This is a predicted structure of a 100-nucleotide RNA (TPP riboswitch aptamer (THI element)) from Jiella flava. The prediction has a mean pLDDT of 78.
RNA sequence: GUAGCUCACACGGGGUGCCGAAGAGGCUGAGAGGCGAGCCGCCGACCCGUCGAACCUGAUCCGGAUCAUGCCGGCGGAGGGAUUGCGGGCGCGGGCGGGU
Numbered sequence: 001g002u003a004g005c006u007c008a009c010a011c012g013g014g015g016u017g018c019c020g021a022a023g024a025g026g027c028u029g030a031g032a033g034g035c036g037a038g039c040c041g042c043c044g045a046c047c048c049g050u051c052g053a054a055c056c057u058g059a060u061c062c063g064g065a066u067c068a069u070g071c072c073g074g075c076g077g078a079g080g081g082a083u084u085g086c087g088g089g090c091g092c093g094g095g096c097g098g099g100u
Stems, first nucleotide, its partner, number of pairs: 001092002004090004009085002011049004017027003033043004055080003061074004
């Protein structure tokens, strides 16, 4: 110095479902939490930031499984999607100096 990897902080984006006596508990998941209120706000955790499958749309979609659900697969690398910033470590490259 830096196209690679990684961590922290700041900034930005995002979702919060299903079963159940709405309770205990259970399912999937990174995440299904808390407070206030009716499906919305705030806070928190978590995930993602264009090299973008975080997330949204199509979609009250199609097939399969399930008590049930975006639970799994398809749709699909289809369309949309947050312009990131700064610093540390590792790696890599270069320069200078010293020793042998």
Its Rfam family is "TPP riboswitch aptamer (THI element)". Rfam describes the family as follows. Vitamin B(1) in its active form thiamin pyrophosphate (TPP) is an essential coenzyme that is synthesised by coupling of pyrimidine and thiazole moieties in bacteria.